[in-house]
Overview:
The RNA shown here (FMN riboswitch aptamer (RFN element)) has 137 nucleotides and comes from a marine eukaryotic metagenome. Its mean pLDDT, the model's own confidence on a scale to 100, is 77. Its Rfam family is "FMN riboswitch aptamer (RFN element)". Gene Ontology term of the family: FMN binding. The literature on the family includes a 2002 paper in Nucleic Acids Res by Vitreschak et al., "Regulation of riboflavin biosynthesis and transport genes in bacteria by transcriptional and translational attenuation".
C1' cells in the first nucleotide's frame, strides 16, 4: 500500500388530552481513540506483564452548513474527493503522594427531516456513511 470481515443503545408503566412511544410522573440508552491509583500474576518497588476501564478530562465520527478540485450522461452537474465552519453535558464528598476516571451521593447532555402534540429512544435519508477494531497478503 492493497483485500477481506466486523464497526450504536434505549420509552416498559402510569396520567392529561379530540389528538403525544413527541408533554408530565417515573424508568430506559451511552459510537471510536488516549488517558488509571481497578482486578489478577510477578515483584523491594509507585516496576514489569495480562485484563478491564470516563455519555458530561483530551482527541475523533456521522449530521447540518459553505467550499477547492475531479467528474458520467451532454450542458448542468449523477457521482468521487479535499478545505473550512458547526459540533452537547459534571459538581460535591471521601480515601491517598497522587483521582472532573475509584467509592458515595445529587446532576447534567443528546445531529437533521417527518409527525392530529414539542422526540436521546417512533419514522425517514440509512441494505448509507463512519472514527476504528481484528485477520490476511
Nucleotide at each position: 500500500g492493497c483485500c477481506u470481515u466486523c464497526g450504536g443503545g434505549g420509552u416498559u408503566a402510569g396520567g392529561u388530552g379530540a389528538a403525544a412511544u413527541u408533554c408530565c410522573u417515573g424508568a430506559c440508552c451511552g459510537g471510536c481513540g488516549g488517558u488509571g491509583a481497578g482486578c489478577u500474576g510477578u515483584u523491594u518497588g509507585u516496576a514489569c506483564a495480562g485484563u478491564c476501564a470516563a455519555g458530561c478530562c483530551c482527541g475523533c465520527g456521522a449530521a447540518c452548513u459553505u467550499u477547492g478540485c475531479c467528474a458520467a450522461a451532454a450542458u448542468u452537474g449523477a457521482g468521487g474527493u479535499g478545505g473550512a465552519g458547526c459540533c452537547g453535558a459534571u459538581u460535591a464528598g471521601g480515601u491517598g503522594a497522587a483521582a472532573u476516571u475509584c467509592c458515595u451521593a445529587a446532576g447534567c447532555c443528546g445531529a437533521c427531516g417527518g409527525u392530529u402534540a414539542c422526540a436521546g429512544u417512533c419514522c425517514g435519508g440509512a441494505u448509507g456513511g463512519g472514527a476504528g477494531a481484528a485477520g490476511g497478503c